[in-house]
This is a predicted structure of a 73-nucleotide RNA (transfer RNA) from an Akkermansiaceae bacterium.
């Protein structure tokens, strides 16, 4: 050097054909209990890795780059 594949919430991962960005699990408050754990019930957290470009509209198409696994030399 050339190619496949992954980058999405504090973490695992969803999102089907381009059409509101969700979920467990942690966090945080409350119910409950003597206290605390579990149970239950609500919050709060995201430039969809990065920069473009297409498009009424982009986590999804398309261009380059970065990273981190792998494969051929």
């Nucleotide at each position: 050097a050339g190619g496949a594949c992954a980058g999405u919430a504090g973490c695992u991962c969803a999102a089907u054909u381009g059409g509101u960005a969700g979920a467990g699990c942690a966090u945080c408050g409350g119910u409950u209990u003597c206290c605390a754990a579990a149970a239950c019930c609500g919050a709060g957290g995201g430039u969809u890795g990065u920069a473009g470009g297409u498009u009424c509209a982009a986590g999804u198409c398309c261009u380059a780059u970065c990273u981190g696994u792998c494969c051929u030399g």

It matches the Rfam family "tRNA". Rfam classes the family as a transfer RNA.